[in-house]
Context: one part of a larger RNA
Molecule: large-subunit ribosomal RNA, domain VI
Organism: Verrucomicrobiales bacterium
RNA sequence: CGCAGGAAAGUUGAGGGGUUCAAUUCCUAGUACGAGAGGACCGGAAUUGACGCACCUCUGGUGUUCCAGUUGUUCUGUCAAGAGCAUCGCUGGGCAGCUAUGUGCGGAAGGGAUAAGCGCUGAAAGCAUCUAAGCGCCAAGCCCAUCCCAAGAUAAGCUUUCCCUGAAGGAUCGUGGAAGACUACCACGUUGAUAGGCCACGGGUGCAAGCGCGGCAACGCGUUCAGCUCAGUGGUACUAAUCAUCCGUUUGU
Repeated sequence: CGCAGGAAAGUUGAGGGGUUCAAUUCCUAGUACGAGAGGACCGGAAUUGACGCACCUCUGGUGUUCCAGUUGUUCUGUCAAGAGCAUCGCUGGGCAGCUAUGUGCGGAAGGGAUAAGCGCUGAAAGCAUCUAAGCGCCAAGCCCAUCCCAAGAUAAGCUUUCCCUGAAGGAUCGUGGAAGACUACCACGUUGAUAGGCCACGGGUGCAAGCGCGGCAACGCGUUCAGCUCAGUGGUACUAAUCAUCCGUUUGU
């Protein structure tokens, strides 16, 4: 842009794509078979591997936006306390998110038509013959089924509800997002919880500074399950989503 007005929600499925695996153990059964050694078909149950999809509760990884410890050096006049640099200086941990080695699930069952093959009836050809007429069985393969996409399927489908003239509606713009290269998509824009801030909860680190007490001191103890901090959850208009502009017409060739 189209789908002959616009919006929202829900659907059909032309067509397309994905999947299609294997092993082990147990039962049947130490049965059939076999002199014995050995040892089944068929059928049933459980488990595992590889592969695939999804997810982050658990186990871990990462987590240069969090906390603590610590070395050297420079600086903040000094002490104390800190900051910069040294691979994030190094080390110990770590929320969210993202992740696999972690977790969940999947390949099931069934139908139809067949291949090779196995058959029934059966002539040509008084017999025989699965085939010539006719009728069955049968594969991880084919068509369905199963999972996903799907009306630009221009043959542009269908259903329901709503709107009507500078309208309906859309866009620009702004606040943002488990959406994202940009765009797009989604939420919100004061009739507001969209993001930030703040409050509470939850998570991380692990007990701050200052002061007091003890010790010659290093340091320890108390105040202190502290202090600092967060991407999480809930709340709250304090801040910012202000104001506005453009497109779109005449009930739809």